Transfer RNA from Candidatus Iainarchaeum sp., 75 nucleotides, folded computationally. The organism belongs to Candidatus Iainarchaeum, within Archaea. The RNAcentral record of the sequence draws on ENA. Its mean pLDDT, the model's own confidence on a scale to 100, is 81.
[in-house]
RNA sequence: GGAUCCGUAGCUCAGGCAGGAUAGAGUGCUUCGCUUCGGACGAAGAGGUCGUGGGUUCGAAUCCCACCGGGUCCG
Numbered sequence: 001g002g003a004u005c006c007g008u009a010g011c012u013c014a015g016g017c018a019g020g021a022u023a024g025a026g027u028g029c030u031u032c033g034c035u036u037c038g039g040a041c042g043a044a045g046a047g048g049u050c051g052u053g054g055g056u057u058c059g060a061a062u063c064c065c066a067c068c069g070g071g072u073c074c075g
Stems, first nucleotide, its partner, number of pairs: 001074007010027004020058001029045005051067005
């Protein structure tokens, strides 16, 4: 340099192919209950410009383009 895959909550990931409802799960975190305390368990809650910018569209996490970062393969 070329091809290809990935980037979504603190962490690990789903959703994307086939556009549409307040964007989800597990774990972690906070509070409360329980407990002598803690853990476990139960309940509630907070936490996201869906990598960045632009385009298409009534509408984009999803489609298109460019760029940034990472993995793999080829040279």